[in-house]
Context: one part of a larger RNA
RNA sequence: GGAUGAACGCUAGCGGCAGGCUUAAUACAUGCAAGUCGAGGGGCAGCACAGUGUAGCAAUACAUGGGUGGCGACCGGCAAACGGGUGCGGAACACGUACGCAACUUUCCCGGAACUGGGGGAUAGCCCUCCGAAAGGAGGAUUAAUACCCCGUAACACAGUGGAGUGGCAUCACUCUAUUGUUAUAGCUGAGGCGGUUCUGGAUGGGCGUGCGGCUGAUUAGGUAGUUGGCGGGGUAACGGCCCACCAAGCCUUCGAUCAGUAACUGGUGUGAGAGCACGACCAGUCACACGGGCACUGAGACACGGGCCCGACUCCUACGGGAGGCAGCAGUAAGGAAUAUUGGGCAAUGGACGCAAGUCUGACCCAGCCAUGCCGCGUGGAGGAUGAAGGCCCUCUGGGUUGUAAACUUCUUUUAUUUGGAAGAACAGCAGAUUUUCUAGUUUGCCUGACGGUACCAGAUGAAUAAGCACCGGCUAACUCCGUGCCAGCAGCCGCGGUAAUACGGAGGGUGCAAGCGUUAUCC
Numbered sequence: 001g002g003a004u005g006a007a008c009g010c011u012a013g014c015g016g017c018a019g020g021c022u023u024a025a026u027a028c029a030u031g032c033a034a035g036u037c038g039a040g041g042g043g044c045a046g047c048a049c050a051g052u053g054u055a056g057c058a059a060u061a062c063a064u065g066g067g068u069g070g071c072g073a074c075c076g077g078c079a080a081a082c083g084g085g086u087g088c089g090g091a092a093c094a095c096g097u098a099c100g101c102a103a104c105u106u107u108c109c110c111g112g113a114a115c116u117g118g119g120g121g122a123u124a125g126c127c128c129u130c131c132g133a134a135a136g137g138a139g140g141a142u143u144a145a146u147a148c149c150c151c152g153u154a155a156c157a158c159a160g161u162g163g164a165g166u167g168g169c170a171u172c173a174c175u176c177u178a179u180u181g182u183u184a185u186a187g188c189u190g191a192g193g194c195g196g197u198u199c200u201g202g203a204u205g206g207g208c209g210u211g212c213g214g215c216u217g218a219u220u221a222g223g224u225a226g227u228u229g230g231c232g233g234g235g236u237a238a239c240g241g242c243c244c245a246c247c248a249a250g251c252c253u254u255c256g257a258u259c260a261g262u263a264a265c266u267g268g269u270g271u272g273a274g275a276g277c278a279c280g281a282c283c284a285g286u287c288a289c290a291c292g293g294g295c296a297c298u299g300a301g302a303c304a305c306g307g308g309c310c311c312g313a314c315u316c317c318u319a320c321g322g323g324a325g326g327c328a329g330c331a332g333u334a335a336g337g338a339a340u341a342u343u344g345g346g347c348a349a350u351g352g353a354c355g356c357a358a359g360u361c362u363g364a365c366c367c368a369g370c371c372a373u374g375c376c377g378c379g380u381g382g383a384g385g386a387u388g389a390a391g392g393c394c395c396u397c398u399g400g401g402u403u404g405u406a407a408a409c410u411u412c413u414u415u416u417a418u419u420u421g422g423a424a425g426a427a428c429a430g431c432a433g434a435u436u437u438u439c440u441a442g443u444u445u446g447c448c449u450g451a452c453g454g455u456a457c458c459a460g461a462u463g464a465a466u467a468a469g470c471a472c473c474g475g476c477u478a479a480c481u482c483c484g485u486g487c488c489a490g491c492a493g494c495c496g497c498g499g500u501a502a503u504a505c506g507g508a509g510g511g512u513g514c515a516a517g518c519g520u521u522a523u524c525c
């Protein structure tokens, strides 16, 4: 000098863009953060409407009413493995990079081939009974499905056998072919469509292996028995001591094994002429974790943050018998700390889940609020104006210098602030109609759709009106005098100042440097 997720002191006009618990992976009140589909199903608690009945002259009132819109709870499907958070652990194939395969992609998406036949028994819900303070649970009766099961059919799928070919010393491997066996499904419908099953190709994603790369310590020198390899098996989507039986005695290591300490890694960020050094907030990719530890289930995918089981610690409820919970999601609270924000608005846009769609959900996201935390931009006025005013300060003191064109005064402008009026883009989609068209789809007209927001922006009005501080002035280092103090009080980054003429302390006047900031502290180059 530059930099920061900074903090502290003094000060503070505005806007744009960004950033905002670095500490206790400490504990959490409350609300929200993952649902959706009635075009899978039985139904109908609540709402609304036909219809029906009763009362009434009528309006209307009451009752009934799955017939309809729709739909709580329930069964079923898909999603919940994404998105969001944090950096505990981990020195490791975790990450980065390069190469590879023993084998998955059976969810969703795109293309192709074939099929979508017949039957059955249950069970939630509803109803009844019972237990329990609750959480919840037990029994009975009954019912549906794209839930479950059986049968049939089926291959270029899988398995076996035979033959042929290629490779190989051989066991065998691969390809082609014949034959035998095995294996599947689900329907709904606004009649347009939407689905289901098997196989296959792709797209995408994931799994595994190997080489190399990036920390410290020898005041850590030996470490290792599933350890290293083989044979055979088990297991897995798959290779493998991944696991097991047997056999051999290997394997790593001073080119640092093992042990200990520290640490998420990278693209990058800061600095520097570079080499390098330091760092890894925000954004992006990967990994790990979800109260501490372990385990599996479901599933295409998890060993699963807002799923399950067990152990543990802690908190809460209890009728003392027993139960409930997990903010390292968004807000918010307590604590810790020098220190870090609102219990806000909206799904309008982008993206995601579900749905044929309308749409629903979405603390992802888009916005707003708070904070000079940073970067950038703008303003606090412009021109003229000498009696060089008054006042302050200084001096060689009837006077002069300086503050200083500074002020006053004259005139101009109005960014910003204030106020008045106008006022967005970001909008695509959707619905209805027309039209081209076999359909899909396209074109076009109308209606409707914005949280931010009556915001940005534009135009007008008034009036210099609404807006400057902080640090420093001995040398390094730009900037000097007076008064006070008298080795005191104090200053100080280093050298050093202060003991009666202090440009170094405190005040004043003047000056210098930055400026809505300026200094100090901490850390890095």
Base pairs, nucleotide, nucleotide: 001525002524003523004522006521007520008519009518010517013378014377015376016375017374018373019371020370021336026334027333028332030331031330032329035078036077037076040075041074043071044070047069048068049067051064052063053062054061055060085289086288087287095213096212097211098210099209100208101207104205109202110201111200112199113198114197115196116195117151118150119149120148127140128139129138130137131136157182158181159180160179161178162177163176164175165174166173167172187194188193215261216260217259222252223251224250227249228248229247230246232244233243234242264286265285266284267283268279269278270277271276291312292311293310294309295308314325315324316323317322342368344367345366346365350364351362352361353360354359381412382411383410384409391403392402393401394400395399418461419460420459421458422457430447431446432445433444434443435442436441469514470513471512472511473510474495475494476493480509481508482507483506484505490497491496
Molecule: small-subunit ribosomal RNA, 5' domain
Organism: metagenome